Annotation
Transfer RNA from a Candidatus Moraniibacteriota bacterium, 71 nucleotides, folded computationally. It was read from a public genome assembly.
């Protein structure tokens, strides 16, 4: 240049058309002389811009960045 892969809460990862989930974390709270642990709440997310469609994280294109391969 060519071809493949991956982008989802701070951080990891699910989720193949129908209101986005979990763990750890952040706040808050019980407990505790206090702190740690636990335990209860809380919070906060679908890389961009377009199309397809009643309806898109999801399927088509572009483009971004990153990894991987190949000349």
């Nucleotide at each position: 240049g060519c071809g493949g892969g991956a982008u989802u809460c701070g951080u990891a990862u699910a989720g193949u058309g129908g209101u986005a989930g979990u763990a750890c974390g952040u706040c808050g709270g019980u407990c505790u002389c206090c702190a740690a642990a636990a335990c209860c709440g809380u919070u906060g997310g679908c890389g961009u811009a377009g199309g397809u469609u009643c309806g898109a994280u999801u399927c088509c294109u572009a483009c971004a960045u990153c990894c991987c391969g190949u000349g």